Model confidence (mean pLDDT): 81 of 100. Transfer RNA from a Candidatus Tayloriibacteriota bacterium, 73 nucleotides, folded computationally. The sequence was found in a public genome assembly. Rfam family: tRNA. Gene Ontology term of the family: triplet codon-amino acid adaptor activity. By type it is a transfer RNA.

[in-house]
RNA sequence: CCGCUCGUAGCUCAGUCGGUAGAGCACCUGCCUUUUAAGCAGAGGGUCAUAGGUUCGAUUCCUAUCGAGCGGA
Repeated sequence: CCGCUCGUAGCUCAGUCGGUAGAGCACCUGCCUUUUAAGCAGAGGGUCAUAGGUUCGAUUCCUAUCGAGCGGA
């Protein structure tokens, strides 16, 4: 320098035909228990890496940039 994959909650990841974003764990509250743990119930938490474009509408499609990884020269 060129190509490919990836970037979504605190962490690990789903969400792939474009239609208002979810799970597990963690954290918080309550119940249970002598207490803790375990168990049960509930709640909170996201500018979907950034900026543009297409569209009535974009996490999803297109372009550029940034970051991580892999391959080639």